[in-house]
Context: one part of a larger RNA
RNA sequence: CGCAUACGGUGGAUGCCUAGGCGGUAGGAGGCGAUGAAGGACGUGGUAGCCUGCGAAAAGCCUCGGGGAGUCGGCAAACAGACUUUGAUCCGGGGAUGUCCGAAUGGGGAAACCCACCCAUCACAAGAUGGGUAUCUGCACCUGAAUACAUAGGGUGUAGAAGCGAACCCGGGGAACUGAAACAUCUAAGUACCCGGAGGAAAAGAAAUCAACCGAGAUUCCCUCAGUAGCGGCGAGCGAACGGGGAUUAGCCCUUAAGCCUGUAAAGUUCUAGUGGAGCGGUCUGGAAAGUCCGGCCAUAGAAGGUGAUAGCCCUGUACACGAAAGGGCUUUGCAGGUGAAAUCGAGUAGGACGGGACACGUGGAAUCUUGUCUGAACAUGGGGGGACCAUCCUCCAAGGCUAAAUACUACCUACCGACCGAUAGUGAACUAGUACCGUGAGGGAAAGGCGAAAAGAACCCCGGAGAGGGGAGUGAAAUAGAACCUGAAACCGUGUGCGU
Numbered sequence: 001c002g003c004a005u006a007c008g009g010u011g012g013a014u015g016c017c018u019a020g021g022c023g024g025u026a027g028g029a030g031g032c033g034a035u036g037a038a039g040g041a042c043g044u045g046g047u048a049g050c051c052u053g054c055g056a057a058a059a060g061c062c063u064c065g066g067g068g069a070g071u072c073g074g075c076a077a078a079c080a081g082a083c084u085u086u087g088a089u090c091c092g093g094g095g096a097u098g099u100c101c102g103a104a105u106g107g108g109g110a111a112a113c114c115c116a117c118c119c120a121u122c123a124c125a126a127g128a129u130g131g132g133u134a135u136c137u138g139c140a141c142c143u144g145a146a147u148a149c150a151u152a153g154g155g156u157g158u159a160g161a162a163g164c165g166a167a168c169c170c171g172g173g174g175a176a177c178u179g180a181a182a183c184a185u186c187u188a189a190g191u192a193c194c195c196g197g198a199g200g201a202a203a204a205g206a207a208a209u210c211a212a213c214c215g216a217g218a219u220u221c222c223c224u225c226a227g228u229a230g231c232g233g234c235g236a237g238c239g240a241a242c243g244g245g246g247a248u249u250a251g252c253c254c255u256u257a258a259g260c261c262u263g264u265a266a267a268g269u270u271c272u273a274g275u276g277g278a279g280c281g282g283u284c285u286g287g288a289a290a291g292u293c294c295g296g297c298c299a300u301a302g303a304a305g306g307u308g309a310u311a312g313c314c315c316u317g318u319a320c321a322c323g324a325a326a327g328g329g330c331u332u333u334g335c336a337g338g339u340g341a342a343a344u345c346g347a348g349u350a351g352g353a354c355g356g357g358a359c360a361c362g363u364g365g366a367a368u369c370u371u372g373u374c375u376g377a378a379c380a381u382g383g384g385g386g387g388a389c390c391a392u393c394c395u396c397c398a399a400g401g402c403u404a405a406a407u408a409c410u411a412c413c414u415a416c417c418g419a420c421c422g423a424u425a426g427u428g429a430a431c432u433a434g435u436a437c438c439g440u441g442a443g444g445g446a447a448a449g450g451c452g453a454a455a456a457g458a459a460c461c462c463c464g465g466a467g468a469g470g471g472g473a474g475u476g477a478a479a480u481a482g483a484a485c486c487u488g489a490a491a492c493c494g495u496g497u498g499c500g501u
């Protein structure tokens, strides 16, 4: 040094576990905000830090309910102190307080800071306390230039707006990569993204619609028609409608109706705390019984979780039955108010020309819808459409408006589910996680779970540096469960023994 073997060290795989995730189902809710939001800064405890809560009235105050014995949030104990059957802590409803920043709104500003003015009250004064002072829009009133009337402007009052929020919705703008095996029309795609706006849904909507000579009868959504008819450098690709079957149904107005919203009253129901809730003992093994054996019981309850191993009957629960002082939702009915709500039944419109866009339809034979420019009718004895166009026929009535449901989504709440994950998985995040750390910044972005049933977390002794670490003792079922703590693989490093060289 090698091989073998035993025992160790290191390391943290594997197994088991779950405090966290992922996906869904049903129901709810679908907003918050100048009465100052979302989000923060700084404070706040007998307390040094972080988290949580709260706001100078600061882990809290008042009140109304629930509840019934301990409590003073977590990491996290100890000490000191305090509260509590005159009902605390805790849970729920309502209220009060709520520093500073932030739309931030008195002015400024490098957010959480700086500097003002006015009014009221108190005060001799200094000052203290409270309130107000941004902008825009609507309305009303006052005032008021050049400039006579006026208007602009200025002022006061009053009402509203603003900002945030996951997706869904409507509108205004609008790519490229890519595909076409290159690429330009085309595609990707009216997608991503930007902007504006709204609601719990939005949008659409009661035929100037389809159909085909039979007829249907607003809109929306689903299945189908159908990858059909078509469109297409007829390439890549794009891709209907009629009709049929379903979901849901609702119609109206311009001479004001359905509906919707708000308030209020009554009744019902529901949500926001909760209450009651059946039934088991012994033996054996064991550290421990829920396991074994023996004998019972309940069940509208044998869902689930916990308890020292596997419990219907030990605990929390479960089935079932109840429950609200206060506040909220919904339904029905009544009342009141508002909205709908505009204006000659639709003219610079329909139509036309040119140029675009939308229609599955790329200009094509291209109807239909829309409109930037230029034009420009008829008036129900009229007009539009039926895919160039014309006639016949059929059908409808544009240029005004409202309209629930069926449909879309889920940041959030409640309950439940899973041939979903189980710590290199599952969220980036099971733990001080959008933290530490990186970056000027936009932004990027981790690692890190497990002693034990219970801390019973090792008194005391010894070696050692008043160490680190270890050896005894003790606890424990177990300490090769000792906090670098369940299991403890491999690489890697040793020690003993045997063999070989």
Base pairs, nucleotide, nucleotide: 001500002499003498004497005496006495007494008493009492015486016450017449020421021420022418023417024416025415026414027413028412029410030409031164032163039101040100041099042055043054044053046079049075050074051073061095062094063093064092065091066090070083071082072081106115107114108113116133117132118131119130120129121128122127135161136160137159138158139157140156141155142154143153168199169197170196171195172194173193179186183233209216210215220247221246222245223244224243230238231237251402252401253400254346259339260338261337262336263335264334265333266332267331268330269329270328271327272326274322275321276320280295281294282293284291296313297312298302304316305315306314351375352374353373354372355371356370357369358368361387382397383396384395385394386393437444438443457485460472461471462470463469
A computed fold for a 501-nucleotide part of an RNA from a Pseudomonadota bacterium, annotated as large-subunit ribosomal RNA, domain I.
The RNAcentral record of the full RNA draws on ENA.